Model confidence (mean pLDDT): 88 of 100. Predicted 3D model of an 83-nucleotide RNA (c-di-GMP-I riboswitch aptamer) from a Chloroflexota bacterium. Taxonomically the source falls in Chloroflexota (Bacteria, Bacillati).
RNA sequence: AACCGUCCAGGGCAAACCCGUCGUGAGGCGGGGACGCAAAGCCAGGGAUCUUGGGAUCGCCCCAAGGCAGCCCGGUUGCCGGU
Numbered sequence: 001a002a003c004c005g006u007c008c009a010g011g012g013c014a015a016a017c018c019c020g021u022c023g024u025g026a027g028g029c030g031g032g033g034a035c036g037c038a039a040a041g042c043c044a045g046g047g048a049u050c051u052u053g054g055g056a057u058c059g060c061c062c063c064a065a066g067g068c069a070g071c072c073c074g075g076u077u078g079c080c081g082g083u
Base pairs, nucleotide, nucleotide: 002083003082004081005080012037013036017032018031019030020029021028022027035070041076042075043074045073046072047071049067050066051065052064053063054062055061
């Protein structure tokens, strides 16, 4: 440096659900809670998907603004161990 996560150490994060709060909404944040996770750290660049508004030939769809990083790809940083 590359690949890998069978084994070790210190640990880390936190789905559903519940409460509070913000938002028209998707959903965000805080607390509780753990299904899981080796990037479940960070970044909306591409796709998927979701929301709101508008349009349409009202069927797929189109436009705009947003959400989602725990759907996939991509970018970037990084712990321990193994080869």